The prediction has a mean pLDDT of 83. This is a predicted structure of a 72-nucleotide RNA (transfer RNA) from a Candidatus Parcubacteria bacterium. Its Rfam family is "tRNA". Its family is annotated with triplet codon-amino acid adaptor activity in the Gene Ontology.
RNA sequence: GGGCAAUUAGCUCAAUGGCAGAGCGCCUGGUUUACAUCCAGGAGGUUAGAGGUUCAAAUCCUCUAUUGCCCA
Numbered sequence: 001g002g003g004c005a006a007u008u009a010g011c012u013c014a015a016u017g018g019c020a021g022a023g024c025g026c027c028u029g030g031u032u033u034a035c036a037u038c039c040a041g042g043a044g045g046u047u048a049g050a051g052g053u054u055c056a057a058a059u060c061c062u063c064u065a066u067u068g069c070c071c072a
Base pairs, nucleotide, nucleotide: 001071002070003069004068005067006066007065010024011023012022013021018055026042027041028040029039030038048064049063050062051061052060
């Protein structure tokens, strides 16, 4: 330098162009002498950034950034 892939909650990951979710973690309450387990509830998101298409974009298109892999 060229090609491919990935980027969504604190972490690991889902989501057919139509309400952004799960597990773990975190917080509160219950249970316990206490802790753990268990039960109930809750908080937490500019879906990497910008622009475009569309009635509607995490999803489609373009550019940029970061990371990984391959080729030279």
The organism belongs to Candidatus Parcubacteria, within Bacteria.